RNA sequence: UGCUUAUAGAGAAAGACGGAGGGAUUAGACCCUGCGAUGUCUUAGCAACCUGUGCUAACAAGGUGCUAAAUUCUACUCAAGCCCCUUAAGGCUGCGGGAAAGAUAAGCG
Numbered sequence: 001u002g003c004u005u006a007u008a009g010a011g012a013a014a015g016a017c018g019g020a021g022g023g024a025u026u027a028g029a030c031c032c033u034g035c036g037a038u039g040u041c042u043u044a045g046c047a048a049c050c051u052g053u054g055c056u057a058a059c060a061a062g063g064u065g066c067u068a069a070a071u072u073c074u075a076c077u078c079a080a081g082c083c084c085c086u087u088a089a090g091g092c093u094g095c096g097g098g099a100a101a102g103a104u105a106a107g108c109g
Base pairs, nucleotide, nucleotide: 001109002108003107004106005105006104007103013043014042015041016040017039021032022031023030026075027074028073029072044067045066046065049063050062051060052059053058071101076098077097078096080093081092082091083090
C1' cells in the first nucleotide's frame, strides 16, 4: 500500500508542551477554538475486535483502538410523499433501505 470480513445513534478527561486554526478529502451546512482548539507527551478512563480462563452464560484486560457533536449532517441511488404538469421532462422532502468514501479490528498478499 492493496484485498476480504465485521463493527459504528452506546461509552470514556485531567495535567504538561505548544500557539492557530480545526472537525479525513471536495462543496455546502452546522459546530469547536486565545476561557488556548487541532496536535504531541504523561497519567487516568471507556470498550471488548484479537487474546486468555471457562468454553454455555460469563469473567479478565496482554495486543490494538478510542475518550465534542450519529463516521457532526447532506451529496450517489431506491421505496414513499409532495410541487409542477395533458403526457413527458423537471424540482423538493427523504431520523426509511442501499451504495460510495473514510475510520477501527482481524485475516490474507
Predicted 3D model of a 109-nucleotide RNA (SAM riboswitch aptamer (S box leader)) from Mucilaginibacter mali. The RNAcentral record of the sequence draws on Rfam.